The RNA shown here (Bacterial large signal recognition particle RNA) has 264 nucleotides and comes from Carboxydothermus islandicus.
RNA sequence: CCGUGCUAGGCGGGGAGGUAGCGGUGCCCUGUACCCGCAAUCCGCUAUAGCGGGGCCGAAGACUGCCCGAGGGUUUACCUUGUGAGGACCGGCCCCGGCAAGUAGCAAUGAGAUUUGGGUCUUGCGCAGCGGAGACUCCCGAACCGUGUCAGGUCCGGAAGGAAGCAGCACUAAGGGAAAUCCCUCCGGGUGCCGCAAGGGUGCCUGAAUCGAGCCAACUACCGGGGUAACGCUCGUACGAUAAACUCGACGGCAGUUGCACGG
Numbered sequence: 001c002c003g004u005g006c007u008a009g010g011c012g013g014g015g016a017g018g019u020a021g022c023g024g025u026g027c028c029c030u031g032u033a034c035c036c037g038c039a040a041u042c043c044g045c046u047a048u049a050g051c052g053g054g055g056c057c058g059a060a061g062a063c064u065g066c067c068c069g070a071g072g073g074u075u076u077a078c079c080u081u082g083u084g085a086g087g088a089c090c091g092g093c094c095c096c097g098g099c100a101a102g103u104a105g106c107a108a109u110g111a112g113a114u115u116u117g118g119g120u121c122u123u124g125c126g127c128a129g130c131g132g133a134g135a136c137u138c139c140c141g142a143a144c145c146g147u148g149u150c151a152g153g154u155c156c157g158g159a160a161g162g163a164a165g166c167a168g169c170a171c172u173a174a175g176g177g178a179a180a181u182c183c184c185u186c187c188g189g190g191u192g193c194c195g196c197a198a199g200g201g202u203g204c205c206u207g208a209a210u211c212g213a214g215c216c217a218a219c220u221a222c223c224g225g226g227g228u229a230a231c232g233c234u235c236g237u238a239c240g241a242u243a244a245a246c247u248c249g250a251c252g253g254c255a256g257u258u259g260c261a262c263g264g
Stems, first nucleotide, its partner, number of pairs: 001264006009057003012030004020046005034054005061258007071248007079240001081238006089232001091231001092228007101220003105215002112211009121199006127192002130188005137178004146171004154163003
């Protein structure tokens, strides 16, 4: 070095989770490297490593160390998004009050202030007017209980002449009607560009006199106070992305070590 046979061993591994701990089923990542039964309201074990049964390969490989590094986990920081809370943050928005630097407006055809008179207001009186009633004017209007005149008739008288007096007529009373305009009287009123007096005096209007330059607060700015919200901000929470540290780590690469027996 070759051949034959056997044995060890191998026939995937890893992560998280679960567990007192280990492994498996399940999930995930790699990757392709046997089969059957059990197994998450778990299955089998006790520090050796799933349990039970079968098949294949067989010093090929396996072991050790280093490198690379898929992927997973933990912590921290920052960020996006979602979400809960906060109005105390003074960034934003709204409201209130103040101020008077700016804009605008008004102002010597007088800002604003002071004094004074009057009106509007209340009451009383007067006047006017309105409403109502009455009076006045005209007409009608009394069998008797109105007036005047009283035919006829009646009474007194010798007569002359008187008396009372019905009807009629005239004029009127009570009463009724017309006119409804002026004049007159009375009563009433939230009537009145009216007059007189007293009162009142917040507001408004108006007159006179004196002084003489500001007034205003609509907007901006400033100050103070109050309110508001998933915009900003603060705190918390969840997923995700990024960065760092730690941890586990497959596949792969490199290097080293390496069983027994027989024969050539």
Record summary:
Its mean pLDDT, the model's own confidence on a scale to 100, is 76. Taxonomically the source falls in Carboxydothermus (Bacteria, Bacillota, Clostridia, Thermoanaerobacteraceae). Of the family's consensus pairs, 94% are formed in the model.